[in-house]
RNA sequence: UAAAAAAAGGGAAAUGGUGUCUUCCCUACCCAACCGCUGCAAAGCUGAUGGCGCCUACAAUGGU
Numbered sequence: 001u002a003a004a005a006a007a008a009g010g011g012a013a014a015u016g017g018u019g020u021c022u023u024c025c026c027u028a029c030c031c032a033a034c035c036g037c038u039g040c041a042a043a044g045c046u047g048a049u050g051g052c053g054c055c056u057a058c059a060a061u062g063g064u
Stems, first nucleotide, its partner, number of pairs: 009026005016055006036045003
């Protein structure tokens, strides 16, 4: 100096914040991970989570 391994770091998971867990992507070039579904179109549908908990927003029902 180079390579390999390990560690570490950053990012993402269809609308917000946060904790935790999981998965994925990035570290040579190309290239990311990710960006819901139906429909020719117009338009329509589910869901604030990848999972769980809490907060916030929205919606429905009932009670005080």
Overview
A computed fold for a 64-nucleotide RNA from Chitinophagaceae bacterium 26-R-25, annotated as Fluoride riboswitch aptamer (crcB RNA motif). The source organism's lineage runs through Bacteria, Pseudomonadati, Bacteroidota, Chitinophagales and Chitinophagaceae. Its Rfam family is "Fluoride riboswitch aptamer (crcB RNA motif)". A reference for the family is Baker et al. (2012), "Widespread genetic switches and toxicity resistance proteins for fluoride", Science. It was read from a public genome assembly, where an Rfam model found it. The model forms 100% of the base pairs in the Rfam consensus.